The prediction has a mean pLDDT of 81. This is a predicted structure of a 73-nucleotide RNA (transfer RNA) from an uncultured Clostridia bacterium. The sequence was found in a public genome assembly. Its Rfam family is "tRNA". The family's RNA type in Rfam is transfer RNA.
RNA sequence: GCUGGCGUGGCUCAGUCGGUAGAGCAAUUGAUUCGUAAUCAAUAGGCCGGAGGUUCGAAUCCUCUCGCCAGCA
Repeated sequence: GCUGGCGUGGCUCAGUCGGUAGAGCAAUUGAUUCGUAAUCAAUAGGCCGGAGGUUCGAAUCCUCUCGCCAGCA
């Protein structure tokens, strides 16, 4: 330098014929317990790396760009 993959709540990930984002763990609150843990219930938390474009509508398509990983040179 070229090519490919990944980048979604604190963490690990799902969401692939485009229709206003989910799970597990963690956190908080409550129940249970003499108390803790475990268990059960509920709640809060992300607008999807950044910018632009297409579209009535984009995490999801296109372009540029940033970061990480891998391959080739």